[in-house]
Context: one part of a larger RNA
RNA sequence: GGAUGAACGCUAGCGGGAGGCUUAAUACAUGCAAGUCGAACGGUAACAGGGAAUCUUUUCGGAGAAUCUGCUGACGAGUGGCGCACGGGUGAGUAACGCGUACACAAUCUACCUUUCACAGGGGGAUAGCCUCGGGAAACUGAGAAUAAUACCCCAUAGUAUAUACUAGCCGCAUGGUUUGGUAUAUUAAAGCUCCGGCGGUGGAAGAUGAGUGUGCGUUAGAUUAGCUAGUUGGUAGGGUAAUGGCCUACCAAGGCGACGAUCUAUAGGGGGCGUGAGAGCGUGAUCCCCCACACGGGUACUGAGACACGGACCCGACUCCUACGGGAGGCAGCAGUAAGGAAUAUUGGACAAUGGAGGAAACUCUGAUCCAGCCAUCCCGCGUGCAGGAAGACGGCCCUCUGGGUUGUAAACUGCUUUUGUAUGGGACGAAACGCCUUCAUUUAUGAGGGUCUGACGGUACCAUAAGAAUAAGCAUCGGCUAACUCCGUGCCAGCAGCCGCGGUAAUACGGAGGAUGCGAGCGUUAUCC
Repeated sequence: GGAUGAACGCUAGCGGGAGGCUUAAUACAUGCAAGUCGAACGGUAACAGGGAAUCUUUUCGGAGAAUCUGCUGACGAGUGGCGCACGGGUGAGUAACGCGUACACAAUCUACCUUUCACAGGGGGAUAGCCUCGGGAAACUGAGAAUAAUACCCCAUAGUAUAUACUAGCCGCAUGGUUUGGUAUAUUAAAGCUCCGGCGGUGGAAGAUGAGUGUGCGUUAGAUUAGCUAGUUGGUAGGGUAAUGGCCUACCAAGGCGACGAUCUAUAGGGGGCGUGAGAGCGUGAUCCCCCACACGGGUACUGAGACACGGACCCGACUCCUACGGGAGGCAGCAGUAAGGAAUAUUGGACAAUGGAGGAAACUCUGAUCCAGCCAUCCCGCGUGCAGGAAGACGGCCCUCUGGGUUGUAAACUGCUUUUGUAUGGGACGAAACGCCUUCAUUUAUGAGGGUCUGACGGUACCAUAAGAAUAAGCAUCGGCUAACUCCGUGCCAGCAGCCGCGGUAAUACGGAGGAUGCGAGCGUUAUCC
């Protein structure tokens, strides 16, 4: 000199863009953050409509009341499907195939999506909701009766599926591969709904996407850590897995790693990047993107295409809460917010309008993702606080060699001009064309093209116009040398200053004040850290 997720002191007019618990992975009140589908199902708690008979009233049109009815729009709770493994947070652990990079899988899986081939025949028994009767303070839960499905089960059909056996050829990368096949035996499928347009279902083959696994190389410090290792290293057999493998088990062998640093200890998420530097390098890993790990601490599996699952389950533990003392409930490292810790870090805001996600045929619903707004000079950038003229070089202040002079200083006054900004009034967006609806055309009949219409949280915001008026707006640090900028007064080794040298003991340009000056400027200084 540059830089910062900064903090502190003094000061502070505005706009744009960004950023905002670096500490206690400490504890959390409250609200929200993952639902959706009635075009899978039985149904009907609420709302709206219709119908039926009854009662009241009547201007004889009707109006009102309670009852019944799932008939319709819809829909609480329930069964079922898909989603909840994404998105969002954090960096505790991890020195590791965790990450980065380059390969490999002849050792693998992949819901939804795309393409393609084939198929969907017949039957059955339950169960929730509802109803009845209970238990419990509650959380919740038991028994009985009855019912539906795209829930569950059985039979049929069957191949480029699966398993076994035999077999011809071709090929390779070692185990071997083969959708070029052949034969035999055995096993396993399906679901309906409909507004009749479709939407779904089952099996196979391929693609896409995502994931899993292995390997080479790279990846902090310490030798005041030198030996470490029994599932340890290898083999055989089996189990397990989507899959290889001591991944697991039994048996057999005695191996395996290590000064090219094993083991141990300490520290640490890794990378793209970021800061600095001419570069080499050094430091760093906030915001954004990719990967990994974690979800009160530890463990376990279930479901599922996918989890060993942040807002799922079970167990143990610590903590908190409720209790009728018998027993229960909970997990903000989601968004806000609270307490605590700390030098220190924001609102218990608005909207799904856009982008994206889940479900749905769609309308749509949900979405603290996201888009916006609020707070903070925390950073970067931009603008303003006027401009021109004006010498009696005014008054005042300060200084001096003091009837005077110097300086503040064209500075002020005064004259003219402008109006950024601010104030007031008026107008007022882009982001929004898609979906849907209406309609026209084209055809390959399901799409495409055109027109109209609908939809804005931000926001009456940005922006534009007009009006009056210099009006609303400057500080901070420094002035001995390094280092730009000097005098007076006070103090008297005191009070104090200080980054280093050092200054102060009666003429202090170094302390404190004043005048003046220098530097930067809505900031300026100090502290901390890095180059």
Annotation
The part of an RNA shown here (small-subunit ribosomal RNA, 5' domain) has 531 nucleotides and comes from Caprella mutica. Its Rfam family is "Bacterial small subunit ribosomal RNA". The literature on the family includes a 2001 paper in Science by Yusupov et al., "Crystal structure of the ribosome at 5.5 A resolution". Taxonomically the source falls in Caprella (Eukaryota, Metazoa, Panarthropoda, Pancrustacea).